[in-house]
About this RNA:
A computed fold for a 143-nucleotide RNA from an Ignavibacteriales bacterium, annotated as SAM riboswitch aptamer (S box leader). The source organism's lineage runs through Bacteria, Pseudomonadati, Ignavibacteriota, Ignavibacteria and Ignavibacteriales. Its mean pLDDT, the model's own confidence on a scale to 100, is 75. Rfam family: SAM riboswitch aptamer (S box leader). Gene Ontology term of the family: regulation of gene expression. The sequence was found by an Rfam model in a public genome assembly.

């Protein structure tokens, strides 16, 4: 670097050092920031994944003998008073939105016997939870 597979509303900051943008990249929105951010270093802390234990458990194997007993396991639950070793994180949901499909509103066409519903198209809306992908991160495992 690329592939799979999981997960991404929790959590968890001080000193230094440096001085202008910053929040992955585009664009819009919003938020951070000279009361010094972003970033690097240091000390701290957090507990997602990669361990252990323990408990149910599809299923399987062994015994015994018709229902019990052992022994493994796939999944699933507990535990940080089981241990912080590797990785990882430590402003804001991956801060949000951008695609597709729903959803709401406005116009225009279209149908119909009014109206009520309706069908299509085109714009526009949500942004503290509509469901998907796409991107992205971060772990495992692989080439």
């Nucleotide at each position: 670097u690329u592939c799979u597979c999981a997960u991404c509303g929790a959590g968890a900051a001080a000193g230094g050092c440096g001085g202008a943008g910053g929040g992955a990249a585009c664009a819009g929105g919003c938020c951070c920031u000279a009361u010094g951010a972003u970033g690097c270093c240091u000390u701290a802390g957090c507990a997602a994944c990669c361990g252990g234990u323990c408990c149910c458990u599809a299923c399987c194997c062994g015994a015994a003998a018709c229902u019990u007993c052992g022994g493994g396991a796939c999944g699933g639950g507990a535990u940080g008073u089981c241990a912080a070793g590797g990785u990882g994180c430590u402003a804001a949901a991956u801060c949000c939105u951008g695609c597709c499909c729903g959803c709401c509103c406005a116009u225009a066409u279209c149908a119909u016997a009014u109206g009520u519903a309706g069908a299509u198209a085109u714009g526009g809306g949500a942004a503290a939870u509509g469901g998907g992908a796409a991107a992205g991160a971060u772990g495992a495992g692989a080439a």